[in-house]
RNA sequence: UCAGACGGCCGGGCGGCCGCUUUGCGCAAGCAAAGAGGAAAGUCCGGGCUCCACGGAGAGAGGGCGCCGGGUAACGCCCGGCCGGCGCAGCGAUGCGCCGAGGGAUAGCGCCACAGAGAUCGAACCGCUGCGGCCUAGCUCGAAAGAGCGGUGGCCGGAGCAAGGGUGAAAAGGUGCGGUAAGAGCGCACCGGCGGGCCAGCAAUGGACCGCGCAUGGCAAGCCCCGCCCGGAGCAAGACCGAAUAGGGACCGCGCGUCCGCCUUGCCGAAAGGCGGGGGGACAGGCGCCUCUCCGCGCUGAGCGGUCCGGGUUGGUUGCUUGAGGCGGCGCGCAAGCGCCGUCCCAGAGGAAUGGUCGCCGCUCCUGAAAGGGAGAACAGAACCCGGCUUACAGGCCGUCUGACAUU
Numbered sequence: 001u002c003a004g005a006c007g008g009c010c011g012g013g014c015g016g017c018c019g020c021u022u023u024g025c026g027c028a029a030g031c032a033a034a035g036a037g038g039a040a041a042g043u044c045c046g047g048g049c050u051c052c053a054c055g056g057a058g059a060g061a062g063g064g065c066g067c068c069g070g071g072u073a074a075c076g077c078c079c080g081g082c083c084g085g086c087g088c089a090g091c092g093a094u095g096c097g098c099c100g101a102g103g104g105a106u107a108g109c110g111c112c113a114c115a116g117a118g119a120u121c122g123a124a125c126c127g128c129u130g131c132g133g134c135c136u137a138g139c140u141c142g143a144a145a146g147a148g149c150g151g152u153g154g155c156c157g158g159a160g161c162a163a164g165g166g167u168g169a170a171a172a173g174g175u176g177c178g179g180u181a182a183g184a185g186c187g188c189a190c191c192g193g194c195g196g197g198c199c200a201g202c203a204a205u206g207g208a209c210c211g212c213g214c215a216u217g218g219c220a221a222g223c224c225c226c227g228c229c230c231g232g233a234g235c236a237a238g239a240c241c242g243a244a245u246a247g248g249g250a251c252c253g254c255g256c257g258u259c260c261g262c263c264u265u266g267c268c269g270a271a272a273g274g275c276g277g278g279g280g281g282a283c284a285g286g287c288g289c290c291u292c293u294c295c296g297c298g299c300u301g302a303g304c305g306g307u308c309c310g311g312g313u314u315g316g317u318u319g320c321u322u323g324a325g326g327c328g329g330c331g332c333g334c335a336a337g338c339g340c341c342g343u344c345c346c347a348g349a350g351g352a353a354u355g356g357u358c359g360c361c362g363c364u365c366c367u368g369a370a371a372g373g374g375a376g377a378a379c380a381g382a383a384c385c386c387g388g389c390u391u392a393c394a395g396g397c398c399g400u401c402u403g404a405c406a407u408u
Base pairs, nucleotide, nucleotide: 001404002403003402004401005400006399007398008397009396010395012361013360014359015358016357017356018355020035021034022033023032024031025030037379041390042389044388045387046386047385048384049234050233051232052231062230063229064228065227066226067081068080069079070078071077082102083100084099085098086097087096088095089094103225104224108223109222110219111218112217125165126164127161128160129159131157132156133155134154135153138149139148140147141146173191174190175189176188177187178186192214193212194211195210196209198207199206200205238318239317240316241315248309249308250307251306252305253304254303257283258282259281260280262279263278264277265276266275267274268273285300286299287298288297289296325344326343327342328341329340330339331338332337363376364375365374366373367372
């Protein structure tokens, strides 16, 4: 210098003009001040706040979390450590970086695909080694027939082995020496494991020592066991004020007319009929068709008007932004963070504001010998408020580690 991994920070600057929102001042015209983010996003965790539910304690169900210590209002977040895994450097001891949902597998149950002989009361496919039988290249004897040996090779039977090969994510501790017919913790040394107390550490855990040759694996983001935590809904939470219209209740005032060869029904009656109730129709009456008269048409034709009361809708106010707050300094702490002091007030509406344009400068790209000219600028956008996590992000800066090249 370049590349990669991880982490942190920034996310164009200044000015003019014209707009938008909120607040303050002003009678008004207007003036002044403030006005998006690191994620305002996903709504995944944890809280504040509000309402609802709830006598106390315990148990169960359901959900979540899970090495240890610390931080915090709290957390599944953060910091530090331990252990494990990976990478790099180094002969090594070790160092550095990154990653891990990392309690329990002798409490019980379940599962371990494919391959493989065998995947949990431990297997024998190939293979290795003795023994027995049969055959045999070959050798010996014999004139021959044949007989004997057979250490060469093969087959069969039965036994020993678990080294080597092979399968697999995983094959019953590993390496070496001895041992053996061949082998094997069979014996030994080192490493690993299990048990025991000791030492160091708050702890997770680590260290050395003693004992035991030590078959008994993995999976709990399978059931489960152990320990800890957890009421529900959400600012459309909730609180207050409350118009017109419609509807509810109480009281007051006015009104509820006439007719019918219609329908139905109750009572009286022996019947004719009479007196009522309900329905239907017609006409008065009322209202409308600009006003008056007449005619016509439509609606209505039994309720109308007033006063008061309570609930509630639209709406208005509040909750609302001063807060686990920002900045600076000092102190404590490895750190996350905590404490003290000083200073500042920094969007708060409705779904809607937070912008546009011009100039100068900065950045990137193109062009040009240069001066200059041209083009471009990420993800995204508050709505009750905080702490986190996750996801998106052009470009730039810084730090740690690793690698390569160059120089001293």